[in-house]
RNA sequence: GGUUGCAACAUCCCCGUGGGUUGGGUCCUGGCCUAUCGAUGGCCAGGUACAGCGAAUCCACUGCAGCC
Numbered sequence: 001g002g003u004u005g006c007a008a009c010a011u012c013c014c015c016g017u018g019g020g021u022u023g024g025g026u027c028c029u030g031g032c033c034u035a036u037c038g039a040u041g042g043c044c045a046g047g048u049a050c051a052g053c054g055a056a057u058c059c060a061c062u063g064c065a066g067c068c
C1' cells in the first nucleotide's frame, strides 16, 4: 500500500461516524369510494417538512484483528 472480517466504547439487548439511493412511518395538500347533513373510515397521488425507520444497499472515514 492492497484486501478480508468485525464494532469494544453504548443508561437492558441491538445500534462505530457522516453522506447517497431505493422502499417504509408520521405530517400537510388534493382526489376517489360506502354510508352520511357532516364528521369519521379505507384507498390513490403530490410535497421543500419530521426522525434511534431495530429495512436493504453503496461511498468515504474511525477503531480492532487477520491475510498478501
Base pairs, nucleotide, nucleotide: 001068002067003066004065005064006063007062013054014052016061017060018059019058020057021056022055023053025050026049027047028046029045030044031043032042033041035040